[in-house]
RNA sequence: GCCAGGAUAGCUCAGCGGUAGAGCAACUGUUUUGUAAACAGUAGGUCGUGGGUUCGAGUCCCUCUCCUGGCU
Numbered sequence: 001g002c003c004a005g006g007a008u009a010g011c012u013c014a015g016c017g018g019u020a021g022a023g024c025a026a027c028u029g030u031u032u033u034g035u036a037a038a039c040a041g042u043a044g045g046u047c048g049u050g051g052g053u054u055c056g057a058g059u060c061c062c063u064c065u066c067c068u069g070g071c072u
Stems, first nucleotide, its partner, number of pairs: 001071007010024004018055001026042005048064001050062003
C1' cells in the first nucleotide's frame, strides 16, 4: 500500500429501514442474627466521527479515526 471483519449500557454481545434490547456488573427492596445466594424492582445509551439517501437510518451509501486478521 491492498483486501476482509469489527466499533451499540461499566463488561460480553444481540438488534430484516418503523418505540434501542439481553446476560453479567451497579443500586434499592424482600428474605437472614449478619454476609452470600435467591426473588422483586430501579437506573444506566449523543448506537466511533462527519456527510448523503429516505416520510423515517443502529441498520443502506460515501469519507475519516481506531481495533483485529490476511496479502504484498
Transfer RNA from Candidatus Buchananbacteria bacterium RIFCSPLOWO2_01_FULL_40_23b, 72 nucleotides, folded computationally. Rfam family: tRNA. By type it is a transfer RNA. The sequence is in RNAcentral, with records from ENA. The source organism's lineage runs through Bacteria, Bacteria candidate phyla and Candidatus Buchananiibacteriota. Model confidence (mean pLDDT): 84 of 100.